[in-house]
RNA sequence: AGAGUUUGAUCCUGGCUCAGAGCGAACGCUGGCGGCGUGCUUAAGACAUGCAAGUCGAACGUAACGGGGAGCAAUCCCUUAAAAGUGGCGUACGGGUGAGUAACACGUGGAUAAUCUACCUUGAAGUUGGGGAUAACAUCCGAAAGGAGUGCUAAUACCGGAAUAAUGUGCGGAGACGGGUUUCGUUUCCGUAAGAAAGGGGCAGCAAUGUCUCGCUUUAAGAUGAAUCUGCGUCCCAUUAGCUAGUUGGUAGGGUAAUGGCCUACCAAGGCGAUGAUGGGUAGCUGGUCUGAGAGGAUGAUCAGCCACACUGGAACUGAAACACGGUCCAGACUCCUACGGGAGGCAGCAGUCGGGAAUUUUGCGCAAUGGACGAAAGUCUGACGCAGCCACGCCGCGUGAGUGAAGAAGGCCCUCGGGUUGUAAAGCUCUGUCGGAAGGGACAAAAGUCCAGGGUAACCCCCUGGUUUGAUGGUACCUUCAAAGGAAGCACCGGCUAACUUCGUGCCAGCAGCCGCGGUAAUACGAAGGGUGCAAGCGUUGCUCAGAAUUAUUGGGCGUAAAGGGCAGGUAGGUGGUCUUGUUUGUCUAAGGUGAAAUCCCCGAGCUUAACUUGGGAACUGCCUUGGAAACGGCGAGACUGGAGUACUGGAGAGGGUCGUAGAAUUCUUGGUGUAGCGGUAAAAUGCGUAGAUAUCAAGAGGAAUACCAGAGGCGAAGGCGGCGACCUGGACAGUUACUGACACUCAACUGCGAAAGCGUGGGGAGCAAACAGGAUUAGAUACCCUGGUAGUCCACGCUGUAAACGAUGGGUACUAGGUCUAGUGGGUUUUGACGCCUGCUGGACCGUAGCUAACGCGCUAAGUACCCCGCCUGGGAAGUACGGUCGCAAGACUAAAACUCAAAGGAAUUGACGGGGGCCCGCACAAGCGGUGGAUCAUGUGGUUUAAUUCGAAGCAACGCGAAGAACCUUACCUGGGUUUGACAUCCUUUGACAGUUCUAGAGAUAGAAUCUUCGUAGCAAUACGACAAAGUGACAGGUGCUGCAUGGCUGUCGUCAGCUCGUGUGGUGACAUGUCGGGUUAAGUCCCUCAACGAGCGCAACCCCUGUCUUUAGUUGCCAGCAUUAAGUUGGGCACUCUAAAGAGACUGCCGUGGUGAACACGGAGGAAGGUGGGGAUGACGUCAAGUCCUCAUGGCCCUUAUAUCCAGGGCUACACACGUGAUACAAUGGAUGGCACAAAGGGAAGCGAGAUAGUGAUGUUAAGCUAAUCCCAAAAAACCAUUCUCAGUUCGGAUUGAAGUCUGCAACUCGACUUCAUGAAGGUGGAAUCGCUAGUAAUCGCGGAUCAGAACGCCGCGGUGAAUACGUUCCCGGGCCUUGUACACACCGCCCGUCACACCAUGGGAGCUGACUCAACCAGAAGACAAUCAGGCUAACCGUAAGGAGGCCUUUGUCCAAGGUGGGGUUGGUGACUGGGGUGAAGUCGUAACAAGGUA
Repeated sequence: AGAGUUUGAUCCUGGCUCAGAGCGAACGCUGGCGGCGUGCUUAAGACAUGCAAGUCGAACGUAACGGGGAGCAAUCCCUUAAAAGUGGCGUACGGGUGAGUAACACGUGGAUAAUCUACCUUGAAGUUGGGGAUAACAUCCGAAAGGAGUGCUAAUACCGGAAUAAUGUGCGGAGACGGGUUUCGUUUCCGUAAGAAAGGGGCAGCAAUGUCUCGCUUUAAGAUGAAUCUGCGUCCCAUUAGCUAGUUGGUAGGGUAAUGGCCUACCAAGGCGAUGAUGGGUAGCUGGUCUGAGAGGAUGAUCAGCCACACUGGAACUGAAACACGGUCCAGACUCCUACGGGAGGCAGCAGUCGGGAAUUUUGCGCAAUGGACGAAAGUCUGACGCAGCCACGCCGCGUGAGUGAAGAAGGCCCUCGGGUUGUAAAGCUCUGUCGGAAGGGACAAAAGUCCAGGGUAACCCCCUGGUUUGAUGGUACCUUCAAAGGAAGCACCGGCUAACUUCGUGCCAGCAGCCGCGGUAAUACGAAGGGUGCAAGCGUUGCUCAGAAUUAUUGGGCGUAAAGGGCAGGUAGGUGGUCUUGUUUGUCUAAGGUGAAAUCCCCGAGCUUAACUUGGGAACUGCCUUGGAAACGGCGAGACUGGAGUACUGGAGAGGGUCGUAGAAUUCUUGGUGUAGCGGUAAAAUGCGUAGAUAUCAAGAGGAAUACCAGAGGCGAAGGCGGCGACCUGGACAGUUACUGACACUCAACUGCGAAAGCGUGGGGAGCAAACAGGAUUAGAUACCCUGGUAGUCCACGCUGUAAACGAUGGGUACUAGGUCUAGUGGGUUUUGACGCCUGCUGGACCGUAGCUAACGCGCUAAGUACCCCGCCUGGGAAGUACGGUCGCAAGACUAAAACUCAAAGGAAUUGACGGGGGCCCGCACAAGCGGUGGAUCAUGUGGUUUAAUUCGAAGCAACGCGAAGAACCUUACCUGGGUUUGACAUCCUUUGACAGUUCUAGAGAUAGAAUCUUCGUAGCAAUACGACAAAGUGACAGGUGCUGCAUGGCUGUCGUCAGCUCGUGUGGUGACAUGUCGGGUUAAGUCCCUCAACGAGCGCAACCCCUGUCUUUAGUUGCCAGCAUUAAGUUGGGCACUCUAAAGAGACUGCCGUGGUGAACACGGAGGAAGGUGGGGAUGACGUCAAGUCCUCAUGGCCCUUAUAUCCAGGGCUACACACGUGAUACAAUGGAUGGCACAAAGGGAAGCGAGAUAGUGAUGUUAAGCUAAUCCCAAAAAACCAUUCUCAGUUCGGAUUGAAGUCUGCAACUCGACUUCAUGAAGGUGGAAUCGCUAGUAAUCGCGGAUCAGAACGCCGCGGUGAAUACGUUCCCGGGCCUUGUACACACCGCCCGUCACACCAUGGGAGCUGACUCAACCAGAAGACAAUCAGGCUAACCGUAAGGAGGCCUUUGUCCAAGGUGGGGUUGGUGACUGGGGUGAAGUCGUAACAAGGUA
């Protein structure tokens, strides 16, 4: 620090996801040790049991057990002080929890001149003299808790009684100082009133008394703690906008420690709120913690500070302090005890239990330390605390061994079978001893205090010295010794992100998955194994937080098209604001001081063996407050200025607005005339109108709406919008000139106004047009597009609505930043007689373009550039601009505006393709022009289908279908039936044997089985023997497979297409995909060539090179040829090689020459010459690629499958079936013909298991015999059409030959299924073929025959050969295919694409809903416990004072009133759950109906 994911690829926008760190965690697997920490996040749910607050006898009375003493004993005295009581202090601390609380609760800084403070410290003074009770105890009642009256008694308990004091308190008076301010604060003096106390212990002393000490009282301070007030800070919702009667203030009083409506009475009518009151939701706050570069964000466990609470609600008492966790009273809920009469309780203290939950520990030890309460002290108490226990919950440390060791062991896994890997890993050898185990030793933490002794002091002192004693942890840490490698490694991951790869299994199954995505038979993604990677006593998963995320943007984002500028304007609050001078110091800057608790974080050290941990010092705590200083900038105050803004004057421009008139053209209607059969409408029609007279035409009239031409990228307006002409009223902008005001400005929440069309209300109007509606067409349908009609509406007036793609998809203002061109308005200059023209300003409207900006497209002084100010808006897609709520509206609806759920995208711009019922150019037997066919008939052949035991398999639009198959009777053959074989029909290796084969016979359908006969290999060696060949048997490795997968493959092939294309290097342009080159203008068969050009070159294709053919030359003449010579029946022979021919080498053609056109080009046209002329004709040759095209059955091959069978052998059958359909052909339908006879001319091939002359037999197929030929020699071999004659005469024929019968021939082991041919006989359909469709442009089509491959035999097919030999092409509008350029695109599996909505089904969340049911809350009323306050003179009781007494004063209780908790009644509000039914939404595999959108998407 980034990465993955939208696309065919690219850039951008934008979301989702990952890598990091963290946690009081939980879960899964695993688990050796130690140190230090942490440990109910949920039910503030309920709690059994034990403990958590007591202490003091030196305050008091009584005085048990015990000890000592006295006494004969009873008993007494001393000591000790239990249990309980009176009294004092403590129990308000410590400990727990976070329910409530959005608040002066907390944080921070101030204030108290508005306050209190027990214990503690310091100073001063005192502590006098009296009085009356009461508990304990005794007695009684009660189950208990507890209670009752009577009778005693003490105090440091109580006392409104007496006395005294001031520097205290209150009041009054007189001064001084202060400067806070609000009444004042501090202080001096005078007067006056009220107002205290308690003793205990030690020592000395006989005592009085003295002294010490602890108390007590008053007072002044301190310290500590507490209280109140206050500035600032402190979560979300405006779909919460108004709230408030003690409310806000005043006066008086009450109350409090104290201010204050804190409370009461009276008076006034205020107070809070858009800087968010009120209401709702959520929440203890902070130091800090986690994260982050920081700013921030999240959080508030452990530790620390503050607050709140203590079963729920209310209340007070006591006290220095409480409205009190382990106190009281009352009410409520719950639990427990009970003798049923009554009582008791509060773990959110420590343990522990149940419950809840994914989840959180021991009913431990000790007061030794630290701290606390009490005490004079010893000491007692202390679940605070110190320790231990449990849990890998976290952090930190250590170990599970080290060295050596290659036969690279065995085993595992993989394998190309060679090997590789696990792996120096192990074993083995040599060592060490951490942890754990055993044995022994053994702490620090302890010092203070107490006690003792001594010193010191006037005396004491927590003053000094020495000694004694005290450890829960713990016989722990630590140390020593011993034995022993012995007891100690797992978890996750291995497709990319992301480090790490193979095999097997599985087969869209099982499963994985954080995102993208894996899995449909070769899965590095599932499961397992081997191996590897990472971390390690842990490792993963899940959850949550921050980061990455600049996806909330202060730092640090955006708004033309991606989400996003309000429809437009006016304008309030608010924000921002020109120049100069001056003042102030509020912001701002600076210095100092105070504070910012400690801990934490950071730095430097120290202590535990290290670390974690603990600890010393420092820094820091970015903040707040106070004081001093500065005055540039902002603010505020004052004064001035004119460049902003505005006013006045002059001038012209304009569809700016409103009102009232008016004009002509046109449509329609009405009336009349002329006139006759149609009009109208469409792609074509029909509905419609018309003989009752239309359309057309002429005249007159009515009425409504809109204003042709001018008219323009023109003008005006804020926007919406505005168009004949005239008048009136009226707004704004602009130019010019001077004068004036003096910042008066800009923007703008809320608010107000304007606001197209449609729509609504009321009343008019209504010609044309025209939703709805009707009819006619179209169509599969057509609730549409087209046509004929037609009502609202469109128009006017007055109201409402308030929205539009209200768009420049671009808010307003100001300033700055190259130019060029056009245009509207209005100035200046120059020139001119003038109109023009030219130069130059300002204000508008447009185009191009530099810099710059932008993702690109594009924008570009009219910015989307550079800056500033203000407003509005955005934060993934869908759900949704929807629901609910609210406001507005007559309604329609508008504005405001979510969530659940769901997806990993949605989107912008540009690129390359592909496609278009887009465009342009061009080509092709593509169409057209022609010729001949197919489609109809019969047959052949292939296919489908059907059939079958099998009809083997493959090929499937073009590019399967006379295709693989250049040839199925057996074989082939792969199929079926039946019969056999199992190392096999075939190959290699091993062992044994030595033959095997052949021939004959028997059985059998044959394979096969049996028998007989026959035979005994080669090399080396003397031989034994060895090796080799061949064969048999055996054994297992293996053979074998036309079994599957052509979607695992190689190779080969088809096709687009012999179309002209397909690419690369370098350079250049672009962020990039890519572009350029390859485009453009010409030209060509051609990306062929030329010219231009940011391209220059090159490659694969084109062309050429190759073959055949057309002309000539040379060479060579046998088997070829024969001009001349000779010769023959015959080039037969001699001879010759001129010619033909053969077959080798050459020549020739290149737009080379001429002319015209063209750019002095390429090239085109014409011409000459030439055998041939513009590629002469034909062939071979097939670019990059496309179709997962075809082929595993040619061959090869991975994987899978079969292995007495899916292998192999044999016989027979099948591939040849046959209601039917299709393709390709053959033959025909006839006279351009058939038949008969005669007669002529080829080319190219083939031939030894062959071609076979000739002769001969047969009607013939063919047979017999047989010459020649290994072939330019011989043979196949006859060419046929043609031509010459004759005949037939338009008929189902002398056309046509299918079919069938009979008889044969040939091949072959064998022609039944199932061959070809021959002869005789038979003589079917068919009379030129519907829709549709094919081939062909010249030696071509058409037509005629010949040959060959395969092959024993079996072509109408296929491959070749020659003979005869046409017609037509105006042309490129259309059909098909293709090429180039361009355009649109929502397609990229690429239009056989994509994609929308209803309906049906399933599931999910959600709105409405008659209602039902909870929670919270508001106001009203009823009620009124305990308690406080007040009243009382009625009742009861009554120690202290007065009084001799009666009695009185005073007090307590009761009673009454006020306030008030729970509770109750009916009524509102908010919010949740649920609800028959219902609404839309989302998701889902291939459902139904259509085809709305994307191309001009077929109606943009």